This is a predicted structure of a 345-nucleotide part of an RNA (small-subunit ribosomal RNA, central domain) from an uncultured bacterium. The coordinates come from a structure-prediction model, not an experiment, and the mean pLDDT is 84. The full RNA is in RNAcentral, with records from ENA and SILVA. It matches the Rfam family "Bacterial small subunit ribosomal RNA".

Context: one part of a larger RNA
RNA sequence: CUGGGCGUAAAGAGUGCGCAGGCGGUUUUGCAAGACCGAUGUGAAAUCCCCGGGCUUAACCUGGGAACUGCAUUGGUGACUGCAAGGCUAGAGUGUGUCAGAGGGAGGUGGAAUUCCGCAUGUAGCAGUGAAAUGCGUAGAUAUGCGGAGGACCACCGAUGGCGAAGGCAGCCUCCUGGGGAUACACUGACGCUCAUGCACGAAAGCGUGGGGAGCAAACAGAUUAGAUACCCUGGAAGUCCCGCCCCUAACGAUGUCUACUAGUUGUCGGGGAUUAAUUUCCUGGGAACCCGCCUAAACGGUGAAGUAAACCGCCUGGGGAAUACCGCCCAAAAAUUUAACCUC
Numbered sequence: 001c002u003g004g005g006c007g008u009a010a011a012g013a014g015u016g017c018g019c020a021g022g023c024g025g026u027u028u029u030g031c032a033a034g035a036c037c038g039a040u041g042u043g044a045a046a047u048c049c050c051c052g053g054g055c056u057u058a059a060c061c062u063g064g065g066a067a068c069u070g071c072a073u074u075g076g077u078g079a080c081u082g083c084a085a086g087g088c089u090a091g092a093g094u095g096u097g098u099c100a101g102a103g104g105g106a107g108g109u110g111g112a113a114u115u116c117c118g119c120a121u122g123u124a125g126c127a128g129u130g131a132a133a134u135g136c137g138u139a140g141a142u143a144u145g146c147g148g149a150g151g152a153c154c155a156c157c158g159a160u161g162g163c164g165a166a167g168g169c170a171g172c173c174u175c176c177u178g179g180g181g182a183u184a185c186a187c188u189g190a191c192g193c194u195c196a197u198g199c200a201c202g203a204a205a206g207c208g209u210g211g212g213g214a215g216c217a218a219a220c221a222g223a224u225u226a227g228a229u230a231c232c233c234u235g236g237a238a239g240u241c242c243c244g245c246c247c248c249u250a251a252c253g254a255u256g257u258c259u260a261c262u263a264g265u266u267g268u269c270g271g272g273g274a275u276u277a278a279u280u281u282c283c284u285g286g287g288a289a290c291c292c293g294c295c296u297a298a299a300c301g302g303u304g305a306a307g308u309a310a311a312c313c314g315c316c317u318g319g320g321g322a323a324u325a326c327c328g329c330c331c332a333a334a335a336a337u338u339u340a341a342c343c344u345c
Stems, first nucleotide, its partner, number of pairs: 004316003008298001012313001014201004021194003025088007033081002035077008049065006091191001092188005098181002103177007110154002115149007125136002162169002206245003210242002215240002220235003256312002259309003264290003268286005274281001294301001318345003328337001
C1' cells in the first nucleotide's frame, strides 16, 4: 500500500460553517481528453516461459520461438465519464399567507424563601445529634409582628413534553434576531452532498491590579473518635453571580454527515384537509416503547438501523511505557494541541 474494521472488544473528531479536493439529477446536440478497438514503430542483450541441441546426466552452455502486460504515432467508435452549448423539474432554494417552541441577545419587572439591619411583644433557652459537644443567647437570643437592605434563584404547571449544530435552554413582559414544520400556488433551474487546512461556538472547574457577595460551599478551624488527613455536627476564606480569558470531559445515542429503499403494533408533540355513529380514520414532520424479514460474537439493533446500497470525511492495527519526552504550534498563568522511542510482558 492492498485488506479488514470503528454502539459495548483498538477505533466517529465536542459541534457546526466552509475554501481547495472528491463525488454528483434528467434530456438533446457537438467535441473526442479519459475509455475501448485496430495498424505501424519501438520495447538492447541476458534472465523467466515453451520447443530443440551440446557436455555419460544434472547444474551449466547454446539455437529458435513466445513474452516483455509499456510508450509513441496514426485510423476508428461515440455507450459511459469529461468538456462545450441548449433544454427540463423529481434534488436544492425563493416568495405569499400560516403554525408551534425553556432557540439566542438586550432591557424592564414580579414572587415565595434564606440571611442581615431597625423597631415592637416576650423570657431562658436556641441550635444540633444515634447520643453529644464545639456554636448562639440575660450586652435579651430562639419564637412572633411590622418595616427596610441585598444577592441569588424561579415552587406548582412539568411530561418517555418542547427548542437548539453541539455545549445547552425554564417566573412574566417588551424590543431585536436565528432556525424549523405544514399547506397551496407561483418562481429560479442542479444553484447539490461531503469536506484536509481554516474559521466560529463550546458544561463544569480554573485564571484576572476588575465588579458583586444573600444562600451554599473545596481549603481551613472547631467538634466527634483510641486515632479521624473521613462520614454526622458548628463555623467558614476561594468559588458559585457579572465582565474578559481558558478550550478540557463518560462533550454519550460511548453510534460522523448526506441520500434512497425495506412488514407491522401502541401511545405522544406540531401542522393539514377530508371523513366517521364516535377528536374515528387518513397525509405529513418530530420525539418514545414493542416487534417480522435482515443484521450482530452475543445481549441486542430494528423505517430516527447497528438492515440493504451510494458519496465524502475522521479514526483503529496487542498491553504497559504514554493523557508521556523532545521539536513545532498555541498561550497572561495553568494548561491545550501535534506526537515518538529505548525497555518490558